[in-house]
């Protein structure tokens, strides 16, 4: 330098173009003499910029960063 695949709560992973959802952690109650289990609830994300679209995490385009492979 070419091709190809990825980037979504702190983390791990879903999501036919149509409410962004789960586990774990955490936090707060319940339950325990008290800590863990375990129950309830709550709290957090869409890598950047523009496009199309009534509507974008999904689709085009450009950028950055990671991974395979080629020279």
């Nucleotide at each position: 330098u070419c091709g190809g695949g990825g980037a979504u709560c702190g983390u791990c992973u879903a999501a036919u173009g149509g409410u962004a959802g789960g586990a774990c952690a955490c936090u707060g109650g319940g339950u325990u003499c008290u800590g863990g289990u375990c129950c309830c609830a709550g709290c957090a994300a869409u890598c950047g910029g523009g496009g199309u679209u009534c509507g974008a995490g999904u689709c085009c385009c450009u950028g950055u960063c990671c991974c395979c492979g080629a020279g």